This is a predicted structure of a 688-nucleotide part of an RNA (large-subunit ribosomal RNA, domain II) from a Candidatus Micrarchaeaceae archaeon. The coordinates come from a structure-prediction model, not an experiment, and the mean pLDDT is 80. Taxonomically the source falls in Candidatus Micrarchaeaceae (Archaea, Microcaldota, Candidatus Micrarchaeia, Candidatus Micrarchaeales). It matches the Rfam family "Bacterial large subunit ribosomal RNA".
Context: one part of a larger RNA
RNA sequence: ACCAGGGAGUAUAUAGGAGUGGCAAGUCGAAAGACGAAGCGAAAGCGAGUGCGCGCAAUUUAUGAGGCGCAGGGUAUGAAAAUGCCUUAGUCACUUUUAUAUGACCCGAAGCCGUUGUGAACUACGCGCGACCAAGGCGAAGCUAGACUAAUGUCUGGUGGAGGCCUGCAACCUGUCAUGGCAUGUCCUGUUGGGUGAGUUGCGGGUAGCGGCGAUAUACCACUCGAACACGGCAAUAGCGGGUCCCCUCUGAAGUAUCUUUAGGAUAGCUCCAGGCGAGCUUGCAUAUGCGGUAGAGCUACCGAAUAAUUGGCACGGAAUCGAAAGGUUCCACCAAUUUAUCAAACUCCGAAUGCAUAUGCUGCGUAGACCCUGGGAGUCGACCAGUUUGGGUAAGCCAGACUGGUGAGACUGCAAAGAUAGUGACUGAGGUUAAGGUCCCCAAAUCCUAAUUAAGUGUCUUGAAAGUAGGACACGUCAUAGACAGCUGGGAGGUAGGCUCAGAAGCAGCCAUCCUUUAAAAAACGCGUAAUAGCGUACCAGUUGAGAUGUAUCUUACUGAAGAUAUACGGGGCUAAAUUAGGUACCGAGACCUCAGAGUCUGAAUAAGACUGGUAAGGGGGCAUUUGGCAUGGCAAGAAGUACGUUCGAAAGGACGUAUGGACCGUGUCAUAGGGAAAAUCCUGGU
Numbered sequence: 001a002c003c004a005g006g007g008a009g010u011a012u013a014u015a016g017g018a019g020u021g022g023c024a025a026g027u028c029g030a031a032a033g034a035c036g037a038a039g040c041g042a043a044a045g046c047g048a049g050u051g052c053g054c055g056c057a058a059u060u061u062a063u064g065a066g067g068c069g070c071a072g073g074g075u076a077u078g079a080a081a082a083u084g085c086c087u088u089a090g091u092c093a094c095u096u097u098u099a100u101a102u103g104a105c106c107c108g109a110a111g112c113c114g115u116u117g118u119g120a121a122c123u124a125c126g127c128g129c130g131a132c133c134a135a136g137g138c139g140a141a142g143c144u145a146g147a148c149u150a151a152u153g154u155c156u157g158g159u160g161g162a163g164g165c166c167u168g169c170a171a172c173c174u175g176u177c178a179u180g181g182c183a184u185g186u187c188c189u190g191u192u193g194g195g196u197g198a199g200u201u202g203c204g205g206g207u208a209g210c211g212g213c214g215a216u217a218u219a220c221c222a223c224u225c226g227a228a229c230a231c232g233g234c235a236a237u238a239g240c241g242g243g244u245c246c247c248c249u250c251u252g253a254a255g256u257a258u259c260u261u262u263a264g265g266a267u268a269g270c271u272c273c274a275g276g277c278g279a280g281c282u283u284g285c286a287u288a289u290g291c292g293g294u295a296g297a298g299c300u301a302c303c304g305a306a307u308a309a310u311u312g313g314c315a316c317g318g319a320a321u322c323g324a325a326a327g328g329u330u331c332c333a334c335c336a337a338u339u340u341a342u343c344a345a346a347c348u349c350c351g352a353a354u355g356c357a358u359a360u361g362c363u364g365c366g367u368a369g370a371c372c373c374u375g376g377g378a379g380u381c382g383a384c385c386a387g388u389u390u391g392g393g394u395a396a397g398c399c400a401g402a403c404u405g406g407u408g409a410g411a412c413u414g415c416a417a418a419g420a421u422a423g424u425g426a427c428u429g430a431g432g433u434u435a436a437g438g439u440c441c442c443c444a445a446a447u448c449c450u451a452a453u454u455a456a457g458u459g460u461c462u463u464g465a466a467a468g469u470a471g472g473a474c475a476c477g478u479c480a481u482a483g484a485c486a487g488c489u490g491g492g493a494g495g496u497a498g499g500c501u502c503a504g505a506a507g508c509a510g511c512c513a514u515c516c517u518u519u520a521a522a523a524a525a526c527g528c529g530u531a532a533u534a535g536c537g538u539a540c541c542a543g544u545u546g547a548g549a550u551g552u553a554u555c556u557u558a559c560u561g562a563a564g565a566u567a568u569a570c571g572g573g574g575c576u577a578a579a580u581u582a583g584g585u586a587c588c589g590a591g592a593c594c595u596c597a598g599a600g601u602c603u604g605a606a607u608a609a610g611a612c613u614g615g616u617a618a619g620g621g622g623g624c625a626u627u628u629g630g631c632a633u634g635g636c637a638a639g640a641a642g643u644a645c646g647u648u649c650g651a652a653a654g655g656a657c658g659u660a661u662g663g664a665c666c667g668u669g670u671c672a673u674a675g676g677g678a679a680a681a682u683c684c685u686g687g688u
Stems, first nucleotide, its partner, number of pairs: 001688006011102013026035003039046002050071005058063002072087006105243004112233003116230003124207002127204006133197001135167003138163001142159007172194002177190002180188002182185001209225001211221002218227001246623006256268005269380002271377006280365002284362008296350001297348002304343002308339006317332006383407010412423003427598007437588003440573003446585001448584006459575002467560007475552005487544005493517003498512003523538001526537003599613005624677001626674001628672008642661008
């Protein structure tokens, strides 16, 4: 891993609800007694059911079970008014569902405790009795010989054999290192360190868990140690994790609010089921009447921020200045007015759209029972995405919100692929028509039509800015055969070197002025240049040439700008349209829509007719299969169950039959019964 078998909402008690049945003002029980038949009140205590009207179903339009309203009654409070509660159906059993208590759907801790035990055969440290340490080196004290000395003593040579001494591949111990080894071990091999000592080691024996032992590492105490192991309390507890078994069918959520909390609960909201009532309800539209202070706008309308200038004032303030001082002058600041450039979530003289409330009408829903009410069962309390929008943030596939639609729980078609996007809400089968989107090939359908643009493979649906370059379109101006624009040829003068300044200043350092004349035209000079002149162009004019030239605004196209890690990145091929823009006609294209047939649900007398049938959590309904028992009725050695294969029926769970094997039990109907359905739990046991 596979296969087989096992494997999880159970039992009891109590309390509600639903269904069925028995009896009924009683019911149950052997009885005691329990529940019910009267309530109200803290208590003392007191102590109830009748009248009228409306009216659903139904039937005769007037009755009218239940029902509703008004009045009445009981009781408590109160002086009263009034208000609260009450004013007649139960009880027992069975089935089922929920809650609570117990292991309570199953599995899963780490842990805690025990006047319960077992451990020092490993290891830690004591104790008793033992064992062991090649070889070599150095050479302490002491002793001794000789020499020296007045003496203590000193020196030299021997002897001697100390030492947590030295060397050491002896044994033994073992702590370093290895890009060594392998079947990965406190391993092995090599290497390194210790190797007469705080040495190594054998046997015996001691210390026990709220403890021992410890040259301390929280180390060790039998592969276990921040408190051993075994057993017991024990099915500890787990708001956490995993798992939780057949089919069809009807409905169908929530990720929000409050409190506790913050991986969880409770109540409400949203949901399912059952019942009641009996006629209105209305989210959409219109009109009317109210509410409001947002967007916007505005500010000599407040408030706060805030630009420039003028005029006036100026008691006080600051600076400068004049004066011996008194005092004066100027500027700034300040105040007022006028003009002027601007702002505000916590400014408003103003002020929408949308919105909210009420009323009326319409629309839609409703006697096939809406709205509303009562009871029972849930799940949900992590959400996320898109469009519009508010706040935070440089921004985010970011954070916190609002509204709408989706995913969640939604299949199918398009977007290459897809959760949320576009189309559209899937009962089953068949045929047709369309939607979004497409129509050269992959690939169903146009190599379709008309008019333009692009030359960049731009683009072929998804990022591209500022800035720059080059085209195109359109509109409005100006000039132009009395000759424009550009080019070429020629002229471009005189008063005058204008005045001033200056060493100089002559059109051209600078300041002031900027006239006149001759002219076709020519500046008191636009640029270069000189020390200053000179010189070279320009404006301006004429000639030559001969048809458009030029300016502004808007729109549009392409290129540069342009950066990511293997090599390109329209889905690909490829395309000059099969790109882009504007328009048109066909066709393709879904489970959508239409038609036909069928199944189911609801309404219904109906086999009529109509509507409906996506679905997670969850609720309701109906079935299939299994075990055992009662009753009834059957099969089987002419072959039961089981097993294997085949055929066949049913919408499914499933059923039936045939053949082979097998060799003795097994069905059907109905009522009961429950250890009643497995693919998962790193599930358990066995086999392979």